[in-house]
Context: one part of a larger RNA
RNA sequence: GGCACAUGGUGGAUGCCUUGGCAUCAAGAGCCGAUGAAGGACGUAGGAGCCUGCGAUAAGCCCUGGGGAGUUGGCAACCGAGCUGUGAUCCGGGGGUGUCCGAAUGGGGGAACCCAGCUGGAGUCAUGUCCAGUUACCCGCACCUGAAUAUAUAGGGUGUGUGGAGGGAACGUGGGGAAGUGAAACAUCUCAGUACCCACAGGAAGAGAAAACAAAAGUGAUUCCGAGAGUAGUGGCGAGCGAAAUCGGAUGAGGCUAAACCAUGCACGUGUGAUACCCGGCAGGGGUUGCGUGUGUGGGGUUGUGGGACCAUUCGUCCAGUUCUGCCGGGCUGGAAGACAGUAAGAAAAGACGGUUGAAGUCGAAGUUGGUUGGAAAGCCGCGCCGUAGAGGGUGAUAGCCCCGUAUGUGUAAGGCCGUCUCUGUCGAGUGGGAUCCCAAGUAACACGGAACUCCUGAAAUUCCGUGUGAAUCUGGCAGGACCACCUGUUAAGCCUAAAUACUCCUUGAUGACCGAUAGCGGACAAGUACCGUGAGGGAAAGGUGAAAAGUACCCCUGGCGGGGAGUGAAAUAGUACCUGAAACCAUGUGCCUACAAUCCGUCGGAGCGAUCUCCUUGUGGGGUUGUGACGGCGUGCCUUUUGAAGAAUGAGCCUGCGAGUUUGCGUUGUGUUGCGAGGUUAACCCGUGUGGGGUAGCCGUAGCGAAAGCGAGUCCGAAUAGGGCGUUUGAGUAGCGCGAUCAAGACCCGAAGCGAAGUGAUCUAUCCAUGGGCAGGUUGAAGCGCGGGUAAGACCGCGUGGAGGACCGAACCCACUUAGGUUGAAAACUGAGGGGAUGACCUGUGGAUAGGGGUGAAAGGCCAAUCAAACUUCGUGAUAGCUGGUUCUCCCCGAAAUGCAUUUAGGUGCAGCGUCGCGUGUUUCUUGCCGGAGGUAGAGCACUGGAUAGCUAAUGGGCCCUACAAGGUUACUGACGUUAGCCAAACUCCGAAUGCCGGUAAGUGAGAGCGCGGCAGUGAGACUGCGGGGGAUAAGCUCCGUAGUCGAGAGGGAAACAGCCCAGACCAUCAGCUAAGGCCCCUAAGCGGUGACUAAGUGGAAAAGGAUGUGGAGUCGCAGUGACAACCAGGAGGUUGGCUUGGAAGCAGCCACCCUUGAAAGAGUGCGUAAUAGCUCACUGGUCAAGUGAUUCCGCGCCGACAAUGUAGCGGGGCUCAAGUCAUCCGCCGAAGCUAUGGCAUUCACACAUAUAGCUAAGCCUUUGUGGUUCAGGUGUGUGGAUGGGUAGGGGAGCGUCGUGUCGCGAGUGAAGCUGCGGAGUGAUCCAGUGGUGGACGCGACACGAGUGAGAAUGCAGGCAUGAGUAGCGAAUCAGGAGUGAGAAACUCCUGCGCCGAAUGAUCAAGGGUUCCAGGGUCAAGCUAAUCUGCCCUGGGUAAGUCGGGACCUAAGGCGAGGCCGACAGGCGUAGUCGAUGGACAACGGGUUGAUAUUCCCGUACCGGCAAAGUAGCGCCCAUGACGAACCUGGUGAUGCUAACCGCCCGAAGCCAUGAGUAUCGAUCCCUUCGGGGUGAGAGCUUGUGGGGGAGCGCGGGACCCGAGCUGGUAGUAGUCAAGCGAUGGGGUGACGCAGGAAGGUAGCCCAGCCACAGCGAUGGUUGUCUGUGGGUAAGUGCGUAGGGUGUCAUCUAGGUAAAUCCGGAUGGCUGACUUUGAUGUCGGGCCUGAGACACGAUACGGAGCCGUUUGGCGAAGUGGGUGAUCCUAUGCUGUCGAGAAAAACCUCUAGCGAGCUAUGCGCCGCCCGUACCCCAAACCGACUCAGGUGAUCAGGUAGAGAAUACUAAGGCGAUC
Repeated sequence: GGCACAUGGUGGAUGCCUUGGCAUCAAGAGCCGAUGAAGGACGUAGGAGCCUGCGAUAAGCCCUGGGGAGUUGGCAACCGAGCUGUGAUCCGGGGGUGUCCGAAUGGGGGAACCCAGCUGGAGUCAUGUCCAGUUACCCGCACCUGAAUAUAUAGGGUGUGUGGAGGGAACGUGGGGAAGUGAAACAUCUCAGUACCCACAGGAAGAGAAAACAAAAGUGAUUCCGAGAGUAGUGGCGAGCGAAAUCGGAUGAGGCUAAACCAUGCACGUGUGAUACCCGGCAGGGGUUGCGUGUGUGGGGUUGUGGGACCAUUCGUCCAGUUCUGCCGGGCUGGAAGACAGUAAGAAAAGACGGUUGAAGUCGAAGUUGGUUGGAAAGCCGCGCCGUAGAGGGUGAUAGCCCCGUAUGUGUAAGGCCGUCUCUGUCGAGUGGGAUCCCAAGUAACACGGAACUCCUGAAAUUCCGUGUGAAUCUGGCAGGACCACCUGUUAAGCCUAAAUACUCCUUGAUGACCGAUAGCGGACAAGUACCGUGAGGGAAAGGUGAAAAGUACCCCUGGCGGGGAGUGAAAUAGUACCUGAAACCAUGUGCCUACAAUCCGUCGGAGCGAUCUCCUUGUGGGGUUGUGACGGCGUGCCUUUUGAAGAAUGAGCCUGCGAGUUUGCGUUGUGUUGCGAGGUUAACCCGUGUGGGGUAGCCGUAGCGAAAGCGAGUCCGAAUAGGGCGUUUGAGUAGCGCGAUCAAGACCCGAAGCGAAGUGAUCUAUCCAUGGGCAGGUUGAAGCGCGGGUAAGACCGCGUGGAGGACCGAACCCACUUAGGUUGAAAACUGAGGGGAUGACCUGUGGAUAGGGGUGAAAGGCCAAUCAAACUUCGUGAUAGCUGGUUCUCCCCGAAAUGCAUUUAGGUGCAGCGUCGCGUGUUUCUUGCCGGAGGUAGAGCACUGGAUAGCUAAUGGGCCCUACAAGGUUACUGACGUUAGCCAAACUCCGAAUGCCGGUAAGUGAGAGCGCGGCAGUGAGACUGCGGGGGAUAAGCUCCGUAGUCGAGAGGGAAACAGCCCAGACCAUCAGCUAAGGCCCCUAAGCGGUGACUAAGUGGAAAAGGAUGUGGAGUCGCAGUGACAACCAGGAGGUUGGCUUGGAAGCAGCCACCCUUGAAAGAGUGCGUAAUAGCUCACUGGUCAAGUGAUUCCGCGCCGACAAUGUAGCGGGGCUCAAGUCAUCCGCCGAAGCUAUGGCAUUCACACAUAUAGCUAAGCCUUUGUGGUUCAGGUGUGUGGAUGGGUAGGGGAGCGUCGUGUCGCGAGUGAAGCUGCGGAGUGAUCCAGUGGUGGACGCGACACGAGUGAGAAUGCAGGCAUGAGUAGCGAAUCAGGAGUGAGAAACUCCUGCGCCGAAUGAUCAAGGGUUCCAGGGUCAAGCUAAUCUGCCCUGGGUAAGUCGGGACCUAAGGCGAGGCCGACAGGCGUAGUCGAUGGACAACGGGUUGAUAUUCCCGUACCGGCAAAGUAGCGCCCAUGACGAACCUGGUGAUGCUAACCGCCCGAAGCCAUGAGUAUCGAUCCCUUCGGGGUGAGAGCUUGUGGGGGAGCGCGGGACCCGAGCUGGUAGUAGUCAAGCGAUGGGGUGACGCAGGAAGGUAGCCCAGCCACAGCGAUGGUUGUCUGUGGGUAAGUGCGUAGGGUGUCAUCUAGGUAAAUCCGGAUGGCUGACUUUGAUGUCGGGCCUGAGACACGAUACGGAGCCGUUUGGCGAAGUGGGUGAUCCUAUGCUGUCGAGAAAAACCUCUAGCGAGCUAUGCGCCGCCCGUACCCCAAACCGACUCAGGUGAUCAGGUAGAGAAUACUAAGGCGAUC
């Protein structure tokens, strides 16, 4: 270290439980609010916290009802103090109180805070202060007032209104209105008028009493339910959407106006005529009462067989009044009686009586009976009792009779309901007529543009909007799906209306085949809590001691925690970490094994050792069981995805719990089963306590055909009786339940990126706005100016002065270029060292603005809260996902596919193919033989079509020669046809198989063969091998087809190992046998078997072209005893150096030729060699030797060719050579899950038997009620034999288990469930005949039923526990010693030394935080270690203001915003106003003091505002004086004023006269006549033209009196005004402003000192000295008013400053000490204003080195001189400059106005609210941390230095948590 067992720890599963949830039913209730809601904040008890209650009357106060003994709410005790039979606590009803916020409403505001006015009150001398009430806006009404503008209106004001406002879960109506999605894309369409936003209402809302439907028949408001019906329709006629009539039910209810007409009031118009009018008649009387229009009121009237008005008429009680008077008649009004109706619609209140219901309540039977077990009885055994009560809960286990209750009774207030009465309201009904009037107007309709309806604009009716046009009145109008006619229905343009219906925030009661702590609401518990986020928003975990705390007295160990005894208890392994207490994980003890050994951790065998039981043969024994397991054989996890996974492809650290095919629809279809059956069946709804009974509207079936009308066992096409199509003949359905599948829904589960809606965010960051702040030091030297030079004048030059600059160098500050580190960091962007900008387009604080298809952007797609090519949050939403992953128990039977066609299709899908199940058919299937067929492949061929080689022959054409023409000759030119020989072809065929295919026949086979119909699938990625091919390169483990096999989905044997190769198809068992492939020397089962050869290479046991004298065999051709081949010896010559070429070329650079001679042989030369020769060789010849030698072809086996990475490593290893290699052959054997043998299981088929009236089961009937009898249809058996049983996707069948329900039965404190062992059973999921331990209260069996029903995987979810690992790390920096405390000290405290920071690591503020501050105590957690310590825990304490900051003052950016404007709503903008600091205004300083506060307390000394007694002083009123100075009235004058009569001028009407013309007027006369009339037309009338005459009157011009503006006298210098003071919400001034620069004066500070004071006098020579050390201060305020800076003053007039003004502005005039100047032109004075500093007082005080004493304490000297010197003050100044640099209040002044008292001093008094601790460059803020980061302002010592750089240091602070 492993395994096993035992015992523990950790942990919190399981079981049991339930206070909490979930769902449903029934009933109730369905609003609350200015009388202040919902919801909160803060308080409230004697004692801290949370919840509950309550509100300063605060777990409560008062009255009333109930109740009857204790009580002061819960966690939750304890102590204290109370209340209560005079009735508490408690439970109902009614009152009272009710802080602050919130619609929030007096104003404001950052909700729970701040600040006011008025009235009344308390208090004070008075102010301040306190209490109660009241004060918002809008709307309605009433009244008052009141502009432009006379009346009026707008506007304003007052009063009044239980008027509005805001909240609320769903339901409702209306205004707006998406997108994801579906359509396999997408745009019409869909989702969907959904989500969401907004407005508003009610307990319901909306709708509603036909301008409706319908169809020749009818219904009779609306709403809801069931059908009609997924029908008619609509629809890229796609996806989809989808009515109505009518029928069955629920409920049930109808009414009122407008108009006509009458009467009357008011207004306007009109009207004099008494013939209008006053009801009619008669008579009298009145005198505008009339008429018309408009409007108000009352009556009338309300309908579609049209109604009403109007007119006429019929009927009907009584009384009274009235109608100008009397009578009659009529009308009208009122009352009585009667009738009808009623508070819900319409008008509307109230009461009495009776009944019923009803809050808190109340009565309520029967055992504590006898034993027994037990801690406990309610259990068990036995004996009783009650029951209109045996629902339920509790009580020490399971209780009808113990307790609470329950059944049945009983009881009251308010209220509700019902009835009666009082009460209230109304009262005519009909007929006739059809003349007149009325019957809803910018309406209906139409055109155009939209929308809703089934209806997407269509032929589009109907309904509703917008714009425009624009009717009719019953003889009218609308509708009936364009439109027209006829017919029918109905009567729009006004209103109200219960019930049936929808919903449940809420109350009460009840129920559950709902959950039981990872479940059920998110929430059983301090849960919308903790926590996260700026915010909208998101959002947990966490139950159990026991019957009872009886919660362990006491002792011991320990600092404590904790433990051991003792005690309680039934139990303590029930000990507040508490029921049970599983697993992972961590230990301890015991047994066995393990240190030469390789491991998917097992399995098969098995020695040894240990434990235990047993037997008899008693032994070193045997056997059984069990723990361990040396050694050996075999053997690459699981899942998923795949052609294929041990895979180095995915997923899982381990354990426990949770975690995925469900539900709905009386949908569709199939199947099983049940009921009924040519029929079956109800739905809504009704009755009933309920099982149930009704309900026939509807649906399916019984008949089909046709496009349809329609006809019908037929029908359609057709002329048809023809023919054909589809049907009949062949007839079973329907309803329920279960199951399979499917459709619509999220539809098996998890998973996007995204789209849309509504909101939340500019504390980060971008830009902008407003208001503040910051930038050490050094350098350069622009313009301008001055002087000099220069010029005609300039220009220009020089020297100074000057101090500009997106200037230079460089700190703070800002940025982020380089490099290193860091990269599970110190840090989710930093650090070190360098770097860039650093007076500017600079940096920064505070407050604000801009918001998501939007902002902002010196622009990078950057930034918009660690998120940006469209933020974040919630919702639509369970979006969608042809994609990936996951998908949970068992057994049995069968068992695929990876193909074809189509596809915006290729990894998806549809149909077909292949599977399965059921039914039907019954050999139709398959194989072989035989017979008969079709065919054009392989092969072959060249006859066709093409390609293609050579020879012969040779036409044609070309070249050359020849040529007058014609002809001819010639050719390495070309070359057809022909011929000979040899070829090629997928798209050639004169030919042509094998196999396959089709048909027939015979036999075999009888198989999970074939075929048909139906339910349900899966598959449609395939892989390799052989053969035939295409592509490729006759490459690929390549790719694409065909064909066969295997894998896929297939195990076993072989190929070492090895899906696809070879053999062979696994139901189970066996220590049986035979074989296949392949093997037989050992590993390793079986032959180192037989015979004959080959190989020498370890070939075997990788490989090519090519190479080789390897070797064996078979041939062919040479040479050879006439001597071959090889070796050795010798020769290898001459012409000649052949010729040419060459500088040379002699056999041998090159070219040409290559002869001759001698000889045995010898090349004009095979090589080497030389400059060329020379030289050495060879061919060739002779000799020596002596037997074979050489060339070449084929075959077998070998050799070389042959180089890779850890190590042999290309037989599996050892090893093998007449093999253990190779070839041939022969005989044996081994070898598999194959075959056989034996036994068994299952499926299926066949046969036989059983068998009989069998038995059992179930239904009906009978019945003596019995285990009875009887009857029909089913189900259920035994044996034999055959065959079959690999299996993924998938189909089918049968079971196991979990939770709950019903019925029957059973177990349990003598111990249920759960947990954990042993043993046993079953083929398995699983189970228990049994038996221990733990546990301490429930559990189980059978048969049915119902599901949140089975876990190993989803980078699953939650919790627990491991591993890595005692590993990384412990976050910038110096500590050492001693002492103290303590159980314990590296870190705590103290001391000593040392070190660090020191423009900070010091000190003070703002923001932010919120108690961290201080003291005492503590040490479980926190602190990166320890801790006695702490920013930790506990207890207690601490923050004191007239002057500091903020408010009671002001305004900026900006916000809100009465009225107002705009906008579908929501809302947006904005005036008056009102808020809003980062700015303006504004009064206190020094010292001391505490453990913790101080400009706050104390001491001293000041200042500001207000109130105010006496006194004093002053200015006023009055008086006096002065100035100004009216009016009424009256006298006078009086205008170019006004004007009558009249005068003048101009024009000139009516009437009258004359005359002309016309005439739809009348008409004498005469004529005609049908006797109706017609014609003629004198005359008259009327109209009109012309002329005459007439003179009214208008206008114009003059014009007296009167009137009369103005002037003037008197009244009268009279009345009166002015002259204190206050003083605007008005006017004016001021407040009031940039940037840069330089110089001056001063101060703070610092330094020195020989001067002063105090102390000291030396370790070592000196040191009483010009020795050494230390120190040598003080505010506000008051006074003075310096350096400096600024500045004219007075008077008069005045059109401007919204009125006024003495003020401001404008104009004019006057005025000065000196100098100067043309000149108020300049300078210096003076005056006035401002103004640092100094000085004096403050201060006889404080402080102070030091000394003394110590527990707080006391005393206390000097206080001078000089230097230096700021970034501070003068100074918001001055100068320069261009970019031209807030507002308002306070303050001053002016009047308007108020005004009789006011002011100064003054003993005195008053002065509100909030903040104030502490940290604040950080351990307390922002960064998740005690985090190397970030964070605005102020102070700024010394030495060196330009410096705030840098170095060292002071004060002060630290030594940084291993």
About this RNA
This is a predicted structure of a 1858-nucleotide part of an RNA (large-subunit ribosomal RNA, half A) from a Desulfobaccales bacterium. NCBI's taxonomy places the organism under Bacteria, Pseudomonadati, Thermodesulfobacteriota, Desulfobaccia, Desulfobaccales. Its mean pLDDT, the model's own confidence on a scale to 100, is 80.